[in-house]
């Protein structure tokens, strides 16, 4: 240099072209003498950029950008 794969809340992980789900965590309240566990409820995401196909992209396709794998 070539070819493959990741990239989505603070962290993990899902979503087959139509309102982005869930665990952990965090805040808040209930329990409790406090605090842990438990229960309810709540906040938090321009889906890595930048174009493009589309009535509509996380999705398709282009190009970048960074990680890991792998070939020379």
């Nucleotide at each position: 240099g070539g070819g493959c794969g990741g990239c989505u809340g603070g962290c993990c992980u899902a979503a087959u072209g139509g309102u982005a789900a869930g665990g952990c965590g965090c805040u808040u309240g209930a329990u409790u003498u406090c605090g842990g566990c438990u229960c309810a409820a709540g906040a938090g995401a321009u889906u890595g950029c930048a174009g493009g196909u589309u009535c509509g992209a996380u999705c398709c396709c282009u190009g970048c950008g960074u990680c890991g794998c792998u070939c020379a």
This is a predicted structure of a 72-nucleotide RNA (transfer RNA) from Penicillium ochrochloron. Its Rfam family is "tRNA". Rfam links the family to the GO term triplet codon-amino acid adaptor activity. The same sequence occurs in records of 13 taxa. The source organism's lineage runs through Eukaryota, Dikarya, leotiomyceta, Eurotiomycetes and Penicillium.